[in-house]
A computed fold for a 348-nucleotide part of an RNA from an uncultured organism, annotated as small-subunit ribosomal RNA, central domain.
The full RNA is in RNAcentral, with records from ENA, Greengenes and SILVA.
Context: one part of a larger RNA
């Protein structure tokens, strides 16, 4: 190399759009680029091989023959693929109606609770642990009532429950938007699938400007533990944690399971549409999600099993013993902090 693989052993890009490319539904006519069969030429000689023939035999040497799997050209064939017209409708899409959704972006408004201010009742404690201690408090706390300020986050509803491409989304109403599913029927006729580079998004946490700062709390300070305790526990307490813009681009970014499409036993919940039914939201079909078991099957085994890790197609990614290392140099990106491609020696 010809392979073999990727849920847990080394491997699925964090995630979608998408251009080159690669793959591509039924059907007719036409072409002959691909394929195929045929012939011509060419394919130097020596080699290799097979049938002789010379050294007394072998190596050797020498006829003749195959081969030389290629390349041109030339006649065919038309089933496959491709081109080029044209037709289809089962794939994709588009109209209509219905429906569920913390799906997104911007605005508004609610209530409890924490916390501080201000006043009134009140007096010696409060806080806080395994025990304390530091802390607050007679300059009147805690607590208790009343009124105010001001951040943040939405109990219960609630779910093995819902949308989203993932990331991730949750009081309540408003405006502005995306995407899904179903039902019949009507249109477009292939318009699709994957995707290298590419571009867009992308938790927290960090960073830049300037806002905001209730409460939590990296740092840091005390106060205990302890042999020490730069920790665990307690008092406090700045970034941050929130908001606008820009950056950053990583995570156990997890189903550790690429995407798309077929087929291939069944039981039982739950969420969204249809539809028949019935005295009854009573049964029963049907399609879209999500879950829990389990046939065959697949798997080392765990287990997976129409939502596959089964059988099978197109296409993109990714692995090749452990450590050195996700480091070093270099490239690119970024304000840094780092990110991203990514090795080798030497060593078991």
């Nucleotide at each position: 190399c010809u392979g073999g693989u990727c849920g847990u052993a080394a491997a699925g890009c964090g995630u979608g759009c998408g251009c080159u490319g690669g793959c591509g539904g039924u059907u007719g006519u036409g072409u002959a680029a691909g394929a195929c069969a045929g012939g011509u030429g060419u394919g130097a000689a020596a080699u290799c091989c097979c049938c002789g023939g010379g050294c007394u035999u072998a190596a050797c040497c020498u006829g003749a023959g195959a081969a030389u799997u290629g390349c041109a050209u030339u006649u065919g064939u038309g089933a496959c693929u491709g081109c080029a017209c044209g037709a289809c409708u089962a794939g994709a899409g588009u109209g209509u109606g219905u429906c569920a959704g913390a799906g997104g972006g911007g605005g508004g408004u609610g209530g409890a609770a924490u916390u501080c201010c201000a006043c009134g009742u009140g007096u010696a404690g409060c806080a806080g642990u395994g025990a304390a201690a530091u802390g607050c408090g007679u300059a009147g706390a805690u607590a208790u009532g009343u009124g105010g300020a001001g951040g943040a986050a939405c109990a219960c509803c609630a779910a093995u429950g819902g949308c989203g491409a993932a990331g991730g989304c949750a009081g309540c109403c408003c405006c502005c938007u995306g995407g899904g599913a179903u039902a019949a029927c009507a249109c477009u006729g292939a318009c699709g699938c994957u995707c290298a580079u590419g571009c867009a998004c992308g938790a927290a946490a960090g960073c830049g400007u300037g806002g905001g700062g209730a409460g939590c709390a990296a740092a840091c300070a005390g106060g205990a533990u302890u042999a020490g305790a730069u920790a665990c526990c307690c008092u406090g307490g700045u970034a941050g944690u929130c908001c606008a813009c820009g950056c950053c681009c990583u995570a156990a970014a997890c189903g550790a399971u690429g995407u798309c499409a077929a087929c291939u036993a069944g039981u039982u919940g739950u969420u969204g549409g249809g539809g028949a039914u019935u005295u009854a939201c009573u049964u029963c079909c049907u399609u879209g999600g999500u879950a829990a078991c389990g046939u065959a099957g697949c798997u080392a085994a765990c287990g997976c099993g129409a939502g596959a890790a089964g059988u099978u197609g197109a296409c993109c990614g990714u692995c090749u013993g452990g450590g050195g290392a996700g480091u070093a140099c270099g490239u690119c990106c970024g304000c840094a902090a780092g990110g991203u491609u990514a090795a080798a020696a030497c060593u078991c």
It matches the Rfam family "Bacterial small subunit ribosomal RNA".
The coordinates come from a structure-prediction model, not an experiment, and the mean pLDDT is 89.